[in-house]
Context: one part of a larger RNA
RNA sequence: GACGAACGCUGGCGGCGUGCCUAACACAUGCAAGUCGAACGGAUAGUAGCAAUACUAUUAGUGGCGGACGGGUGAGUAACACGUGAGCAACCUGCCCUAUACACCGGGAUAACAGCUAGAAAUAGUUGCUAAUACGGGAUAAGACCACGCUAUGGCAUCAUAGAGGGGUAAAAGUAACAACGGUAUAGGAUGGGCUCGCGUCCCAUUAGUUAGUUGGCGGGGUAACGGCCCACCAAGACGACGAUGGGUAGCCGACCUGAGAGGGUGAUCGGCCACACCGGAACUGAGAAACGGUCCGGACUCCUACGGGAGGCAGCAGUGGGGAAUAUUGGGCAAUGGGCGAAAGCCUGACCCAGCAACGCCGCGUGAGGGAUGAAGGUCUUCGGAUUGUAAACCUUUGUUGCGAGGGAGAAAGAAUGAUAGUACCUCGUGAGGAAGCCCCGGCAAACUAUGUGCCAGCAGCCGCGGUAAUACAUAGGGGGCGAGCGUUGUCC
Numbered sequence: 001g002a003c004g005a006a007c008g009c010u011g012g013c014g015g016c017g018u019g020c021c022u023a024a025c026a027c028a029u030g031c032a033a034g035u036c037g038a039a040c041g042g043a044u045a046g047u048a049g050c051a052a053u054a055c056u057a058u059u060a061g062u063g064g065c066g067g068a069c070g071g072g073u074g075a076g077u078a079a080c081a082c083g084u085g086a087g088c089a090a091c092c093u094g095c096c097c098u099a100u101a102c103a104c105c106g107g108g109a110u111a112a113c114a115g116c117u118a119g120a121a122a123u124a125g126u127u128g129c130u131a132a133u134a135c136g137g138g139a140u141a142a143g144a145c146c147a148c149g150c151u152a153u154g155g156c157a158u159c160a161u162a163g164a165g166g167g168g169u170a171a172a173a174g175u176a177a178c179a180a181c182g183g184u185a186u187a188g189g190a191u192g193g194g195c196u197c198g199c200g201u202c203c204c205a206u207u208a209g210u211u212a213g214u215u216g217g218c219g220g221g222g223u224a225a226c227g228g229c230c231c232a233c234c235a236a237g238a239c240g241a242c243g244a245u246g247g248g249u250a251g252c253c254g255a256c257c258u259g260a261g262a263g264g265g266u267g268a269u270c271g272g273c274c275a276c277a278c279c280g281g282a283a284c285u286g287a288g289a290a291a292c293g294g295u296c297c298g299g300a301c302u303c304c305u306a307c308g309g310g311a312g313g314c315a316g317c318a319g320u321g322g323g324g325a326a327u328a329u330u331g332g333g334c335a336a337u338g339g340g341c342g343a344a345a346g347c348c349u350g351a352c353c354c355a356g357c358a359a360c361g362c363c364g365c366g367u368g369a370g371g372g373a374u375g376a377a378g379g380u381c382u383u384c385g386g387a388u389u390g391u392a393a394a395c396c397u398u399u400g401u402u403g404c405g406a407g408g409g410a411g412a413a414a415g416a417a418u419g420a421u422a423g424u425a426c427c428u429c430g431u432g433a434g435g436a437a438g439c440c441c442c443g444g445c446a447a448a449c450u451a452u453g454u455g456c457c458a459g460c461a462g463c464c465g466c467g468g469u470a471a472u473a474c475a476u477a478g479g480g481g482g483c484g485a486g487c488g489u490u491g492u493c494c
Stems, first nucleotide, its partner, number of pairs: 001493003005490005012365006018358002020323001025321003029318003034065003039062002042059007072276003082200007091193002096189007104138002107135001113128006144169003148165001150163005174181002202248003209239003214236004219231003251273004255266004278299005301312004329355001331354003337351001338349004368398004378389004402435001403431006412421001438483005443464003449478005459466002
């Protein structure tokens, strides 16, 4: 000098930030991911009607898109995890943009619903009915893919690109009826990812040898893709004092702190990447997950139970218990920004924007200003003369930051509408010095001294050291010094 700090004493206001560093301990309760009726058939309610029916609203279900983003945490990880620079002639990419071509004909189911059945429940079974942009079948195929051989050009080894040929394989969906929104195939783009490599990345040698799918090859499987990634066979290799292997510790970086710099330390908030989601394992769906608020299995724990069986996962936002020196509200709003769905209106959004709490930090402001000597009283000291507190107070004049009361009242919202914040900031008027100062220190280092008490006691102390009867070092008082809504102490780093 710095801090996500804590503790002690003290505490007026505002702005902007920050706030479980410990138990990745366990969690009551509420909310945090839905949306689309312009994909579909129903159901319910209403309106019109005698009715058939039509229309409107709502919606459990089928279907689509989104739940792989956003938000949290840092347990694990010493690793291509991260940073940086390259590569993929070894790859994928929903929604979006551009371009081209196309969408023909038919079919069988099923949930909802109704009936029945089992169960305490969670839920499940069975019979019957029905729709689709749900699911099959057939047609078409410019282009795509597969195998075959041909030609040209090029390169980086396997090769790449382009062209023509015949053969084989695979598509589609409608809603609405003006428009529009969708569907299928292919090519390109954009965005996002996957993989590979060079270099960098803590401590211990009181860790010196390690390794059998191990290292390489051939062939295959698998993957979007290369690869011992996996498998059969063959060879015996591969790594290591330039520190392998083992052990310990740790998310990495932009950055932050310090320092003249080099360096040292840190990795809170904000941004990028990674990993994790009660612990361990696995796959399904999907453009994308080995998926925080999805599924299955095992385990620990908690809860319900009719004992047969079931339910759950706050390292989301609040909040609770516990741990701890220690860290906040079970708040308001989708007005803004952004996201999901939707043609839209809109709905959802504890992301976000705000408010609340905390001197936790930084910054700003105030607690008055000017005058005022009889140097008042009181206190302290005293050589008893006085000195000092001290222009300090009183007193006079004055101001109104802030406070209080009243009135008005935003911007933030691009041309119209829409404001949670908020009757807030701010403005005007009135009132009235009123409501607002402490903390540490005074032996030397190191700015600041006397008196009394105590008597190696009580105590102080960062180091040196003070205290045993004249203590500027303990305690109190007066005075003084420093900083100031703070001041000290402790801890950590430079």